This is a predicted structure of an 80-nucleotide RNA (Glycine riboswitch aptamer) from Jeotgalibacillus proteolyticus.

RNA sequence: CAGGGGGAGAGAUCCUUUUUAUAAGAGGACGCCGAAGGAGCAAGCAUUUUAUGUGAAUCUCUCAGGCAAAAAGACUCUUG
Repeated sequence: CAGGGGGAGAGAUCCUUUUUAUAAGAGGACGCCGAAGGAGCAAGCAUUUUAUGUGAAUCUCUCAGGCAAAAAGACUCUUG
């Protein structure tokens, strides 16, 4: 890197609208989640040292994403 398996959380919320349609799409309102992505920083290190820069996560934020199932999914197991 590629194939396969496992894999959490949180409204099948409400209003309007398109539609053959209780599916799905679009616009809006309020609530919520943390495990795509993105952003923030502790020690340490560096520097021109009351500071600045650099600097990890499953922590924090919730921009993006998500809130029945399916899909997606950090991470993990396995095969090549």